[in-house]
Molecule: nadA riboswitch
Organism: Acidobacteriaceae bacterium
């Protein structure tokens, strides 16, 4: 360097980082009597990806 399986590291356990997509929640706009639907300035999720890049661990070459 290539490749395989992974997340050891974490103030119990789970959780490597970032980005993207999907879903959900909050908020807002708009329509509506309402339920609620559409949309997106914005914020979040201990949800998913048979998506991408990177960090690290253990094997193989």
């Nucleotide at each position: 360097g290539c490749u395989u399986u992974c997340a050891a590291c974490a103030u119990c356990c789970c959780c490597g980082u970032c980005c993207g997509c999907u879903g959900c929640c909050c908020c807002g706009c708009c329509a509506g009597a309402a339920a609620u639907a559409u949309c997106g300035a914005g914020g979040g999720c201990g949800a998913g990806c048979u998506g991408g890049a990177c960090u690290g661990a253990a094997g193989g070459c």